[in-house]
RNA sequence: UAUUUGGAGAGUUUGAUCCUGGCUCAGAACGAACGCUGGCAGGGUGCUUAACACAUGCAAGUCGAACGAGAAAGUUUCCUUCGGGAAAUGAGUAAAGUGGCGCACGGGUGAGUAACACGUGGGUAACCUACCCCCGAGCGGGGGACAACCACUGGAAACGGUGGCUAAUACCGCAUAAGACCACAGAGGCUUCGGUCUCAGAGGUAAAAGAUGCCCUCUAUUUAUAAGGUAUCACUUGAGGAUGGGCUCGCGGACCAUUAGUUUGUUGGUAGGGUAAUGGCCUACCAAGGCUACGAUGGUUAGCUGGUCUGAGAGGAUGAUCAGCCACACUGGAACUGAGACACGGUCCAGACUCCUACGGGAGGCAGCAGUGAGGAAUAUUGCACAAUGGGGGAAACCCUGAUGCAGCAACUCUGCGUGAGUGAUGAAGGCCCUCGGGUCGUAAAGCUCUGUCAGGUGGAAAGAACUACUUAAGUGCUAAUAUCACUUAAGUUUGACGGUACCACCAAAGGAAACACCGGCUAACUCCGUGCCAGCAGCCGCGGUAAUACGGAGGGUGUAAGCGUUGUUCGGAAUUACUGGGCGUAAAGAGCGUGUAGGCGGUUAAUCAUGUUGGUUGUGAAAGCCCGAGGCUCAACUUCGGAACUGCAUCCAAAACUGAUUAACUAGAGUACGGGAGAGGAGAGUGGAAUUCCCAGUGUAGAGGUGAAAUUCGUAGAUAUUGGGAGGAACACCGGAUGCGAAGGCGGCUCUCUGGACCGAUACUGACGCUGAGACGCGAAAGCGUGGGGAUCAAACAGGAUUAGAUACCCUGGUAGUCCACGCCGUAAACGAUGAAUACUAGGUGUUGCGGAUGUUUAAAAAUCUGCAGUGCCGAAGCUAACGCAUUAAGUAUUCCGCCUGGGAAGUACGGUCGCAAGAUUAAAACUCAAAGGAAUUGACGGGGGUCCGCACAAGCGGUGGAGCAUGUGGUUUAAUUCGAAGCAACGCGAAGUACCUUACCUGGACUUGACAUCCGGUGACAACCCUAGAGAUAGGGCUUUCCCUUCGGGGACACCGAGACAGGUGCUGCAUGGCUGUCGUCAGCUCGUGUCGUGAGAUGUUGGGUUAAGUCCCGCAACGAGCGCAACCCCUAUCCUCUGUUGCCACACCCUUUUUGGGUAGCACUCUGAGGAAACUGCCAGUGUUAAACUGGAGGAAGGUGGGGAUGACGUCAAGUCCUCAUGGCCUUUAUGUCCAGGGCUACACACGUGCUACAAUGGCUAGUACAAAGGGCGGCGAGCUCGCGAGAGUAAGCAAAUCCCAGAAAGCUAGUCUCAGUUCGGAUUGGAGUCUGCAACUCGACUCCAUGAAGUUGGAAUCGCUAGUAAUCGUGGAUCAGAAUGCCACGGUGAAUACGUUCCCGGACCUUGUACACACCGCCCGUCACACCACGAAAGUCGUCUGGACCGGAAAUCAGUAGGCUAACCCUUCGGGGAGGCAGCUGCUUAUGGUCUGGAUGGUAAUUGGGGUGAAGUCGUAACAAGGUAGCCGUAGGGGAACCUGCGGCUGGAUCACCUCCUUU
Repeated sequence: UAUUUGGAGAGUUUGAUCCUGGCUCAGAACGAACGCUGGCAGGGUGCUUAACACAUGCAAGUCGAACGAGAAAGUUUCCUUCGGGAAAUGAGUAAAGUGGCGCACGGGUGAGUAACACGUGGGUAACCUACCCCCGAGCGGGGGACAACCACUGGAAACGGUGGCUAAUACCGCAUAAGACCACAGAGGCUUCGGUCUCAGAGGUAAAAGAUGCCCUCUAUUUAUAAGGUAUCACUUGAGGAUGGGCUCGCGGACCAUUAGUUUGUUGGUAGGGUAAUGGCCUACCAAGGCUACGAUGGUUAGCUGGUCUGAGAGGAUGAUCAGCCACACUGGAACUGAGACACGGUCCAGACUCCUACGGGAGGCAGCAGUGAGGAAUAUUGCACAAUGGGGGAAACCCUGAUGCAGCAACUCUGCGUGAGUGAUGAAGGCCCUCGGGUCGUAAAGCUCUGUCAGGUGGAAAGAACUACUUAAGUGCUAAUAUCACUUAAGUUUGACGGUACCACCAAAGGAAACACCGGCUAACUCCGUGCCAGCAGCCGCGGUAAUACGGAGGGUGUAAGCGUUGUUCGGAAUUACUGGGCGUAAAGAGCGUGUAGGCGGUUAAUCAUGUUGGUUGUGAAAGCCCGAGGCUCAACUUCGGAACUGCAUCCAAAACUGAUUAACUAGAGUACGGGAGAGGAGAGUGGAAUUCCCAGUGUAGAGGUGAAAUUCGUAGAUAUUGGGAGGAACACCGGAUGCGAAGGCGGCUCUCUGGACCGAUACUGACGCUGAGACGCGAAAGCGUGGGGAUCAAACAGGAUUAGAUACCCUGGUAGUCCACGCCGUAAACGAUGAAUACUAGGUGUUGCGGAUGUUUAAAAAUCUGCAGUGCCGAAGCUAACGCAUUAAGUAUUCCGCCUGGGAAGUACGGUCGCAAGAUUAAAACUCAAAGGAAUUGACGGGGGUCCGCACAAGCGGUGGAGCAUGUGGUUUAAUUCGAAGCAACGCGAAGUACCUUACCUGGACUUGACAUCCGGUGACAACCCUAGAGAUAGGGCUUUCCCUUCGGGGACACCGAGACAGGUGCUGCAUGGCUGUCGUCAGCUCGUGUCGUGAGAUGUUGGGUUAAGUCCCGCAACGAGCGCAACCCCUAUCCUCUGUUGCCACACCCUUUUUGGGUAGCACUCUGAGGAAACUGCCAGUGUUAAACUGGAGGAAGGUGGGGAUGACGUCAAGUCCUCAUGGCCUUUAUGUCCAGGGCUACACACGUGCUACAAUGGCUAGUACAAAGGGCGGCGAGCUCGCGAGAGUAAGCAAAUCCCAGAAAGCUAGUCUCAGUUCGGAUUGGAGUCUGCAACUCGACUCCAUGAAGUUGGAAUCGCUAGUAAUCGUGGAUCAGAAUGCCACGGUGAAUACGUUCCCGGACCUUGUACACACCGCCCGUCACACCACGAAAGUCGUCUGGACCGGAAAUCAGUAGGCUAACCCUUCGGGGAGGCAGCUGCUUAUGGUCUGGAUGGUAAUUGGGGUGAAGUCGUAACAAGGUAGCCGUAGGGGAACCUGCGGCUGGAUCACCUCCUUU
C1' cells in the first nucleotide's frame, strides 16, 4: 500500500423547431488477413478452414544385480597341404527369447456431448488405489512345464506347423496364519432406524522368490569357502498414511412453445445375479406408477472452467496460447491384460480408403514432433541437445525421452533503441502559389563545429553446473567386525545444446537505416492543375453536369511512426431490452368486455418459531492471471517473492425490528340481514295508434314522377290527386334532455309475468373472508353462414336512363340476397375516452341525475337556500406533458397485479398449429430493401374553405382586334448565307432613334500575318497629298513633290516606314461565374429592427382587435414601448392672383408716315405673353353622424375642396427573369485565324401560321371650291422666303436667319356652297404597265416620292379577345429624334370632344384575418393501383435427390456370459499303473449385439416444369383513389362487384371542412 479514483459526445428525417426513433462515426481489443513500406534488439505467439488424406524419419522403453542361451568383423598368437584351420581377445558385447516394471503418464485434438460433462459446496456408515512412507508378522519345503535353441516342414510374404532339449524373481500343489476375509451368535455405543462402530468367542479359507556385495562371530570342511552370518535390493501378508480415482447429492451456467404432453425397465417393491462399490445396472415376479407450464418430451447449437476482451459499474461477448476437468484417437462394435484401459504409436471383428502380392493371401492408421498434398484470406524447420527441469527402467553407471531446453522462419503481437546533435539568412538554387508587390517548402539544405547508440571490423569474455559418479580424508549407524553397505561432511576430478552467445574494450565513419494514411462536415490538416453526372470517390450525410478544399496529379499541411492504412469480428458509445436504467391519450405499445384457477401482493394487536434478513466464527474458494509493495534482467516488455482480492458456497453461534409460518384476538377493508326510492338493465307473452306499400270500390282527368337539366319509369286498359274499406310486415314521432341503466356490445310505444345489478339510510351480525389475474370459461355491433319461417320499407349484386373523353361511379327509375323471427354458427370493428383493474392522497368554481339531512315558505306538495353520499358534464390552481393538452371521473403523487411495445417496408403476410360448414379468425416469422418512417407545434404557400376590402377585375358604356388588302415583327420552311439575341402576362412596329454600299456580326471569293488598333526596343526618314499602270477592289509597281517641332547642338519629342519579339485582336462560349443597367409583381401597402415580454424551441407579440383611410393613413384599446425602409409631404409642369422685368414679345390710350383695310414708325409697358419671386387649399370654417376620437356626409366661401389634374419618385424581396452583341469583367477557346482588309451576295427569300398596326368597307361620307382657329418643336455640310420653269414630285436662282426677330409652316377635322344617292359605287385603294423626280460612288437584287393608266379583296367581320372613368375615350391634324435618302413605327404637341358606373353575386389579379393540409422545387405541389420491361430474394408445386430419426421384421461378425462338451488335456487326487476323477480347452448351442437388409412413418435440407404475391429500378401505358369540403368528407369491420386505383350496401368512428340551431361553460 493493495475497494473512494469513477460516467464527455457527434452527424443524419424538417423551410425551420421540439420530441420519438432507427442508421452511422469517434474508443479499446484480436491466434488475424490484405495493400504499401521496412534498421536493430529482447519477451511472447503462430492451421480459427478439411476430426481431410498422408511419403519419409523420429516420438516408450529399460533391467544381465530375475533367467537360459550367446555371435560376427577386426586384432594378436600358433599351425598350415598356403585354400585355410585353431586359440586368445573382441565379449558374456550385439541381436533375439523367458521374466519384471513401464507402456492407462507425458504429448495431440475438440468430432461428439445440453449431460452430474463442467463449476462450486457436500456425502460415501456403498468403494478401490501399483510404485512411495510408517508400523507389525513372515519369507519353510516340493513339483511339472514352455519359449529361446535343434531337427523336419508349409507359405511369395506376413506368419506358422510337428517333434525334441532347457532355466528362472515364469507356473502349480503342500506347510505355517499374528492379523485379514467368509458365515454364526453375545455385550455395549452411535443411528438417517436401513444400519454401523468397539470388545471378547468358536468354525472355515488364502501366502511368499530370490538377487547382489562383504565377512568368518557361530556351525561344517579347515588355504578358503557355504548350507552360515550380515548389509542392500526384491518378495508375502496385515494396519495406517499419502497420492490418484470410482459412485452420489444440493445449487449454477444456451436457444426454440411455429416442440405440450411424455415414459413400459418406464416408477417403486421383493428375490437373485453382477460390480471395487450403491443402484432397473441386469433378470424373474408384484404394484401402476414416474416427469411436466418453476417448461417434461422433441429439435437446433455448443466441450466446461480458472480466465480473456470490453465496460464507470451492473453487464455483454468469448473460451487461442498457460492451468484444472471431460471426451476422442480412420468409422462402428467388443472384450483381454492389468493396481489402473474397454487402451493415440495393444488385440479381435465389421466397414470405407490406401499400399504389397506369386491372386492363394497379407499390411496400415501423424487429432505426437518435423514434413507433404488438399482446403483456405491465412499460420513456421523433414534443425540441435538431453547441458538444465521433469518422466520411465535400473542398485548404479547409464539408456530412452520431437516432454522439455534451445536455435531457425514470420513486424503476427508487446516493449525498448536508432536513422544524428549544435550553429548556420544572400532567407541560395529549385518546386509550388501569387493581388506580380511577394509568400511558402525554410534553419530546412549547403557550409562550419561536434558526438558515436545500432549495424560493420578486431580482440577479450561470463552466469546458467546443482547433482551424480569416482578418488582421498573424517564422522555416525548396521554388524562378530576396522570388511561391505547406508548416511553426513570436506577437498579434488568430471558434465554446456544454446554459443564464442550475452556482456566489455578498441577502430573507422554522418557515413548503411522512413514510411504510411489523411486534409467537405463529423475530424487535426488548403491551394493549383486535369476531368466535366464522364472517369471516379463514399463510414454516414453526400461529392462529380467547365472555376470540384469531396474524383486524379502536384505543392503545402495534419496524424502516427518501423510501421501505417484497409477488411473482418467483439464490447463500448446504445438509457437502442432500461436490475442499476425506458415506455404504452395523439409517436411502436391497454387485450372488445367480464367471471375466475394457479401465481403475485395484502388491514390492526399480541405471543412463539427462525424461512427470508442482519452480525460474527470456521472451512473452502488450485496455481497462474488482475491489483498493491518489493526484487532480477542497463530501462521496459518479461519475470521472481510477499500480500491483498477472488464480491461465491458450506458450517456453527447469535439477533428478532421487518417478511414468512403457527396460535390467539380486533373491526376501519370485504360481505350479510332490514327499510326506501330511481332506471330505454335482461328474458318471455300480449297489445296499440300514426305512416309507407299493396288490394277492392267511389270521385275525377291528363298527366304524374324525377333532376343541375333530363331520360328510363307509371298513366286514356284511367295513373298522380282524393274518399272509404281491407291485407301485411317493419319501426315506435312528440315526451327526449352531453337524461338514465348496463361489464362491454348495447338498451326507447304500452301492459303483464320472471329476473340481474347499483344507490341511499340506520342498526345488528361474520371477522381479512381482500386486490389483481397467465391459462380457462362466458358475453360480444354490423356484415356473413346453415335450417325453417316471414317479406311492408329500404337495398349490396343486377338491369335500364343520364353525366362523361371514358363512367364497371357519384344522380335517377326499378330491383334480388339481405334487412325481421326461431334455433345454431361466426368472434371481428375508429369494439375509442384511441386512456387496463384496484386502493389512498392532492385548491377550487359551476351545471345536472338519484337518495338523504337542515333551514324555510305553503293548507299541502312543488320551489328556494345551505349541506352529505353516489353518478355524470364543463372551466380551472399546483403538478405533469415533446407539445397539444390532462387536471378529485388525472395523462398529478404513490403502491399492487395483469396485458403490450422496441426503426420503416416486406406483413398482421408465408409456413406450421388450433378453431370454423365456409368466409375467415387466432398464434406468427424470415430473406430482401430503405435512411429514414413518425408525433406535436411554427412560418409560409395553396384550397373547386370561410370572413373583410381594393383594382377598367366584372358589370354599365364607347371604340377596337379576330374576317379584307397592305405595312411591320415573329415562327416555320428555304438558302452558300437568309448574322445574333428576346419566348405566357413581363418575346413578337422588341434590341433596331431608321438593313441599297458602309453599318454587318452572316455567306462566297480574293488578300495580310507583330497585324486595322495600344505600349516597349533598334534602324531609317518628315509624313501626307497628287499623277500614271495592272486589278473587282484590297493591293502592288512607277513617277512627281516635300527641309515637322524643341534644343543647353550632345540630343529629345510627335509622325511615317522597315525589322525582332513580348504582345495585339475576337459581335468566339458561358447572363447558370459576375458588375452595371433593365423588366415584372406594383405606386400594391407592405417589409423589418432595437429593447422588453411570452414560448424548451422554431417563433410569437409589436404588425392582431374596434373604427377609419387611397395608404401599416389616423384614432381608440392592448405586454408592449419605440424606431427604420416604404405611404404621404418636400421637387417639376399645369389651373387663379400679386410683385418685378419689357426685346426680338404686346398695342389700351396718344401721335406721325404711307395707305384699300392691313402695314411701318414714334411713344408706352396697361393687357396678353415671357420668366423670376411670392400668395393661395389647411377638413381651416359651419351643421350632422361618429366613442367627447380618428374620420365621414353635406354646406359656405373660393380660380381650385378634401392626395385639385399630371409627372418624376418603385420598400424588403420574387422570377438562377433579360442582357458577355452597349459597356466592364472571371474562366475557357482561337492566334498564317474564330483576327484584319476588299469585292459581290445575304439580313428584303415565301406554300403557310401568329402578334402589332395602317387603310377601308362609305352619306355623321367621298369629291370640288371658298374660308377660320393652335400648341410644341427644329434649323449653318442647315432651314430656305420671294421670283421663274414644270400637271406634279421637283429644278434654277436667291433674300433672310446660329433664331420670342428669318425659315420649315399651308394646321386638319370645323364652317359655307355645290355635286354624288346606296352601287363593289365619284366608296376602297391593293396590284400591275408606262413615264419621271430626288438623295446618293451606286436605287438590279433592294429606296422614297410624282404623273398617266390599271382598279384586287373588302358591304362592319365566328369562337374568342383588347383599351378606356374626363379634357379621358373617340376623332383631327402638327412637330421632333434617327437620317445622304428612306415611317403606317416611336417620342412629343395641340384642335374638336362624348357615353356609362345599379353595384361587388360571378371571372382575373391583389391585401388582411381565420381554418384545413400528407404541399415547402410550395397545387404547374404531392401522390395511389393495375399493366409492360429488367433484376433480386421468398412462398406454393407433379415430382426428384440427400441427411437425421422412430416402429416392425430379417440377418447376425467378433466378444463376454450361460449351457453342453461324445473330441483333446503336464502339475492336484485315486490307482490293480491299464487307467479313472477333479479342473480346463477345442467344438457346438443359446442370450445380448455392430455394420447390413426389407417394409413403413416422421423431421429437415437441396433442386424442379409451372405458378403466386413482394421488393428495387431519371424520364413507359391507363386512369386520378388519397392530402384542401381533394372536388361523392375520410377511415374501420364485413359482404358483393369492377382493367386499376376503387365503387356500393349495412353498422361504427371523428383522427371531417363549412353554415345554422340546441345544450353546457367562461366573462360582464